[in-house]
Overview: A computed fold for a 130-nucleotide RNA from Paenalicyclobacillus mengziensis, annotated as c-di-AMP riboswitch aptamer (ydaO/yuaA leader).
RNA sequence: UGGACAAAUAUUCCUAACUCUCGAAAGAGAGACGGGGGACGCUUUUCUGGGGCGAAUCUGCGCUUUUGCGGAAGGGAAGGCCCAAUUCCUAGCCCGUCAACUAACUCCGUAGGAAGUCAAAGGGGCAGUC
Numbered sequence: 001u002g003g004a005c006a007a008a009u010a011u012u013c014c015u016a017a018c019u020c021u022c023g024a025a026a027g028a029g030a031g032a033c034g035g036g037g038g039a040c041g042c043u044u045u046u047c048u049g050g051g052g053c054g055a056a057u058c059u060g061c062g063c064u065u066u067u068g069c070g071g072a073a074g075g076g077a078a079g080g081c082c083c084a085a086u087u088c089c090u091a092g093c094c095c096g097u098c099a100a101c102u103a104a105c106u107c108c109g110u111a112g113g114a115a116g117u118c119a120a121a122g123g124g125g126c127a128g129u130c
Base pairs, nucleotide, nucleotide: 003130004129005128011115012114013113014112018031019030020029021028022027032110033109034108035107036106037105041101049098050095051094052093053092057072058071059070060069061068073090074089075088076087077086080126081125082124083123
C1' cells in the first nucleotide's frame, strides 16, 4: 500500500437487571452493575403541595360524534467503535406533606418484555486479525 475476515444455537436485542460459590430444594452469601437517603459549605422556596425511578418532556393546531396531526427536545435500531442517513418510541409506576447538592455513613434493585434466517444484508471513517 492492497486484499480478505468479523453473528450465533453455548443465539441476539431493550434494560442496572448479570456472573460465581454453598445448598436436594427453598434459599443464603460474594462480585459486578444500577438506584435512594444522608454533613459542612453553598443555593433556594414550601396548597398553585412537593418529590423519586424511567429516554418517555415541553409546545402549536384540532377535537368531545374526540382521544388525532405537527414542531422542539430526549431515547432505541443487534453480528468491533464513531459519524451521517433511514426508521421506530416518547409509556408506566412509586413516596405520602417529606427529601436541593452533599464527605463519612446508610438503605434498596438485579424484574419484565421482544426477535429470529433475518437485517436498509445500505454509505463514510477509525481500530483489530490474517

The RNAcentral record of the sequence draws on Rfam. The model forms 92% of the base pairs in the Rfam consensus. The source organism's lineage runs through Bacteria, Bacillati, Caryophanales, Alicyclobacillaceae and Paenalicyclobacillus.